Small-subunit ribosomal RNA, 5' domain from a sediment metagenome, 543 nucleotides, folded computationally.
Context: one part of a larger RNA
RNA sequence: GAACUAACGCUGGCGGCGUGCCUAACACAUGCAAGUCGAACGAGAAAGGGUCCUUCGGGACCUGAGUAGAGUGGCGCACGGGUGAGUAACGCGUGGGUAAUCUACCCUUCAGUUGGGAAUAACUCAUCGAAAGGUGGGCUAAUACCGAAUAAUACGACUGGACUGCGGUCCGGUCGUCAAAGAUAGCCUCUGCUUGCAAGCUUUCGCUGAAGGAUGAGCCCGCGUCCCAUUAGCUAGUUGGUAGGGUAAUGGCCUACCAAGGCGACGAUGGGUAGCUGGUCUGAGAGGAUGAUCAGCCACACUGGAACUGAGAUACGGUCCAGACUCCUACGGGAGGCAGCAGUGAGGAAUCUUGCGCAAUGGGGGCAACCCUGACGCAGCAACGCCGCGUGAGUGAGGAAGGCCUUCGGGUCGUAAAGCUCUGUCGGAUGGAAAGAAACGAAUGCGGGUUAAUAGCCUUCAUUCUUGACGGUACCAUCAGAGGAAGCACCGGCUAACUCCGUGCCAGCAGCCGCGGUAAUACGGGGGGUGCAAGCGUUGUUC
Numbered sequence: 001g002a003a004c005u006a007a008c009g010c011u012g013g014c015g016g017c018g019u020g021c022c023u024a025a026c027a028c029a030u031g032c033a034a035g036u037c038g039a040a041c042g043a044g045a046a047a048g049g050g051u052c053c054u055u056c057g058g059g060a061c062c063u064g065a066g067u068a069g070a071g072u073g074g075c076g077c078a079c080g081g082g083u084g085a086g087u088a089a090c091g092c093g094u095g096g097g098u099a100a101u102c103u104a105c106c107c108u109u110c111a112g113u114u115g116g117g118a119a120u121a122a123c124u125c126a127u128c129g130a131a132a133g134g135u136g137g138g139c140u141a142a143u144a145c146c147g148a149a150u151a152a153u154a155c156g157a158c159u160g161g162a163c164u165g166c167g168g169u170c171c172g173g174u175c176g177u178c179a180a181a182g183a184u185a186g187c188c189u190c191u192g193c194u195u196g197c198a199a200g201c202u203u204u205c206g207c208u209g210a211a212g213g214a215u216g217a218g219c220c221c222g223c224g225u226c227c228c229a230u231u232a233g234c235u236a237g238u239u240g241g242u243a244g245g246g247u248a249a250u251g252g253c254c255u256a257c258c259a260a261g262g263c264g265a266c267g268a269u270g271g272g273u274a275g276c277u278g279g280u281c282u283g284a285g286a287g288g289a290u291g292a293u294c295a296g297c298c299a300c301a302c303u304g305g306a307a308c309u310g311a312g313a314u315a316c317g318g319u320c321c322a323g324a325c326u327c328c329u330a331c332g333g334g335a336g337g338c339a340g341c342a343g344u345g346a347g348g349a350a351u352c353u354u355g356c357g358c359a360a361u362g363g364g365g366g367c368a369a370c371c372c373u374g375a376c377g378c379a380g381c382a383a384c385g386c387c388g389c390g391u392g393a394g395u396g397a398g399g400a401a402g403g404c405c406u407u408c409g410g411g412u413c414g415u416a417a418a419g420c421u422c423u424g425u426c427g428g429a430u431g432g433a434a435a436g437a438a439a440c441g442a443a444u445g446c447g448g449g450u451u452a453a454u455a456g457c458c459u460u461c462a463u464u465c466u467u468g469a470c471g472g473u474a475c476c477a478u479c480a481g482a483g484g485a486a487g488c489a490c491c492g493g494c495u496a497a498c499u500c501c502g503u504g505c506c507a508g509c510a511g512c513c514g515c516g517g518u519a520a521u522a523c524g525g526g527g528g529g530u531g532c533a534a535g536c537g538u539u540g541u542u543c
Stems, first nucleotide, its partner, number of pairs: 001543004006539005013389006019382002021347001026345003030342003035075003040072002048063006082300003091225008101217002106213008114148001116146002123138006154177010182205002185202003191198003226272003233263003238260008275297004279290004302323005325336004353379001355378003361375001362373004392422004402413004426484001428479005436470001441465005447459004487532005492513003498527005508515002
């Protein structure tokens, strides 16, 4: 000099864009942060309103409504969001390998979607419990569950040929094995009948098997990745082989047997510290330091352990066991996990609102309408940072008053002020007023496709309608009016800037050298000056 997730002191007008618990991975009150689908399924209220009856207590029916809220089932909950405790490791970075692998939803292609069965929740009855929550009997549905049928390019067994240095690859043959679920809208051409309906036809969405793609993931390898040798030896599933098990898959990953290996001064083992990277800061560079915000990867979710479900699990807002802690209890037993967003306490020098909205972008579910979304978009707080603007402009010498200094002549603050003439940024008031919105959807119209069809459905295009948290915000216009808006540090040298008074090795200053003991440009104050400026200094840290 530059930089900072900074803090502290003094001071503080406005705006834009960013950033904001570095400490206790300490403990957490409260609210919200993951749901959705009635076009998979069976059921299904109440309040309120209306009509009628009435013994005036009420009752019946309709509506509310196939709505709410539950339940079965599907998909999602493995994303998104947080934190950096652990980890010196194939964790990360980079480059390869997988002929050793998996991949829901999505895209393309091929083929199929036949026909049966038995239950169970909800519900109801009984019952246990303070509660959380159960237990038993009975009823019922499905795209839930279970057989059967059919099926190859899948899988398995056997087998032929070609290629190959070796694993193996390609083209075949025979036999065997494995599948499914329906829903929606419309129609009457075919079929059936009750002549407008269906088990029929069509539409759309699904379902099953296979191949390929895309995406995501698993595993392996080369190289790189902090300090200590005042850590020198380490190792028994240890190193390798064979066989088997296990996995989506290779492998001591696991087991049995066999062999006795494997690593190490090119630093093993041990100890300490640490998430890694793109980047960031600094520097002419080389390098050094660093890893906040943003992005990629990893790890973790009160602590430790375990599996289940699933295409996929460290399963943050899942399950089980153990532990610590907190809470409820009828003392028998139960409930909980903010390192999600806000917020509280504690710790600390120190770090924000218990805000608004799903309008946009993105995500989940749904045919869709739509619902959910503390992701996100916005607003709030903080000079925490960067950037921009303002605090007025011109004129004005009697060089006013006043302060300070003085050699008492004067000098200086100083065109500074006042005065005069203007301007109108920001702030204030009044009025106007966006973009961010395009879609989805609905309606209409001309077409196209599907079809038996001029229904319906799908669809190109055109027109119209609808949707804004921010927010009456940005922005614009008008009005009044210099009015509301400057401080901080320094002035001995380094280092830009000097005098007076006070003090008298005192009080004090200080980054280094050093100042102060009676004329202190170095302490304290005044005047003056210098530097930066809504900031200026100090402290800390890095180069």

The RNAcentral record of the full RNA draws on SILVA.